Context: one part of a larger RNA
RNA sequence: UGACGGGGGCCCGCACAAGCGGCGGAGCGUGUGGUUUAAUUCGAUGCAAAGCGAAGAACCUUACCCGGGCUUGACAUGCCGGUGGUAGCAACCCGAAAGGGAAGCGACCCUCUCCCGAGGGAGCCGGCACAGGUGCUGCAUGGCUGUCGUCAGCUCGUGCCGUGAGGUGUUGGGUUAAGUCCCGCAACGAGCGCAACCCCUGCCGUGUGUUUCACGUGUCACACGGGACUGCCGGCGACAAGCCGGAGGAAGGUGGGGACGACGUCAAGUCAGCAUGGCCUUUAUGCCCGGGGCGACACACACGCUACAAUGGCCGGUACAGUGGGCAGCCACCCCGCGAGGGGGCGCCAAUCCCUAAAGCCGGUCCCAGUUCGGAUCGCAGUCUGCAACUCGACUGCGUGAAGGCGGAGUCGCUAGUAACCGCGUAUCAGCCAUGGCGCGGUGAAUACGUUCCCGGGCCUUGUACA
Numbered sequence: 001u002g003a004c005g006g007g008g009g010c011c012c013g014c015a016c017a018a019g020c021g022g023c024g025g026a027g028c029g030u031g032u033g034g035u036u037u038a039a040u041u042c043g044a045u046g047c048a049a050a051g052c053g054a055a056g057a058a059c060c061u062u063a064c065c066c067g068g069g070c071u072u073g074a075c076a077u078g079c080c081g082g083u084g085g086u087a088g089c090a091a092c093c094c095g096a097a098a099g100g101g102a103a104g105c106g107a108c109c110c111u112c113u114c115c116c117g118a119g120g121g122a123g124c125c126g127g128c129a130c131a132g133g134u135g136c137u138g139c140a141u142g143g144c145u146g147u148c149g150u151c152a153g154c155u156c157g158u159g160c161c162g163u164g165a166g167g168u169g170u171u172g173g174g175u176u177a178a179g180u181c182c183c184g185c186a187a188c189g190a191g192c193g194c195a196a197c198c199c200c201u202g203c204c205g206u207g208u209g210u211u212u213c214a215c216g217u218g219u220c221a222c223a224c225g226g227g228a229c230u231g232c233c234g235g236c237g238a239c240a241a242g243c244c245g246g247a248g249g250a251a252g253g254u255g256g257g258g259a260c261g262a263c264g265u266c267a268a269g270u271c272a273g274c275a276u277g278g279c280c281u282u283u284a285u286g287c288c289c290g291g292g293g294c295g296a297c298a299c300a301c302a303c304g305c306u307a308c309a310a311u312g313g314c315c316g317g318u319a320c321a322g323u324g325g326g327c328a329g330c331c332a333c334c335c336c337g338c339g340a341g342g343g344g345g346c347g348c349c350a351a352u353c354c355c356u357a358a359a360g361c362c363g364g365u366c367c368c369a370g371u372u373c374g375g376a377u378c379g380c381a382g383u384c385u386g387c388a389a390c391u392c393g394a395c396u397g398c399g400u401g402a403a404g405g406c407g408g409a410g411u412c413g414c415u416a417g418u419a420a421c422c423g424c425g426u427a428u429c430a431g432c433c434a435u436g437g438c439g440c441g442g443u444g445a446a447u448a449c450g451u452u453c454c455c456g457g458g459c460c461u462u463g464u465a466c467a
Base pairs, nucleotide, nucleotide: 001467002466003464004463005462007461008460009459010458011457012456013455015451016450019414020413021412022411023410026306027305028304029303030302031301032300033299034297035296042053043052064292065291066290067289068288069287070286073130077129078128079127080126081125082124083123088105089104092101093100094099108121109120110119111118112117132281133280135279136278137277141275142274143270144269145268146266148264153192154191155190156189157188158187159168160167161166172183173182174181198258199257200256201255203226204225205224206223207222208221209220229252232246233245234244235243236242295433308407312366313365314364315363316362317361318360324355325354326353329348330347333344334343335342336341373404378399379398380397381396382395383394384393420443421442422441423440424439425438426437
């Protein structure tokens, strides 16, 4: 000087408390451990791994396994030699394909040349140098990322103090979300952080106006601007910073949300995104293909979905969104089908056409039962995508109807348009194992006395045999 303390003081955070909903029990989905396997490719492992890389594993992907095959190689550059019936196309044969063979057809460019022809190039063949490697090392690395932590901190120049390490400044008194600001002070300044500048949203104005049966309008769209600054009043305060209350206002005292992450820590993560040193491998640790596997299942864990019902289930009727997406696309409307869907077919490159709500509301029914709850599982019959749904797709109809009666110890989220509940969109994508991810709107709460305690953190101080 730090770190640490079941030392002290001050202070924060959904940290506790208060409250609402969950998880831990059930079934299923996904990930992981383990086990199994020819292979179940690899990585991620307390917080900060485990719906994570994966925003799409039937083939492909694919890195794994088995089998078949190729070697200058699927791809790049250079050199040497060869080559006209060459390059290219390819009937046919073997084969699961890849690959191997092969009749036949059959070129191009440049230079010289009267023609014949000669030389060169591309291509191809052979050879060499090399290519290739998701092979190893994230303890050789770049880059990027997680985490403490949006925490309020981390430093520097000069001066001053100290033999020195170092201190001071940055401590102190107030104050703040904040090293935020004020005051004081051997310090005076400054930098990286904080805040602000940027984006979205809430109010107003101005301009423009495609979409519409027509016209008008705007609560709509786009663009620009205004608006909030403790500015005003009162009280408190050191006459300060600021705090409390009030007025006006769509909005207050950082209005709400986002982007933004200081010096550093964890030899944190990633050599499989990419790049890259070293090492290893080169008829194979490279490359192609067929099939299988990544989907195994006695178990264990994590995260979810659906439930256990009456604030509910089912049936009929009826209302209201916002993000977004659409040409090998979205598909109105009509017909067929119980349905998934099929057959026609209008419009739309889209504020124009299409994809579009559910909870809600009105009426009916069920009568507390493992049930008209719940939907797992299994059987049969189908639809669609795709070369192909056996391993291993989604969806539909009929039948079957399991566990489950609110969950032990324990544990998670959330402070407002939040939680909870309800549906909708979209990336990836032929299809989809999405209950995931990222967004969108609809309905819309409860509670916070307080800081003793648990967890994490900030400042000052104290002890130390630790560094």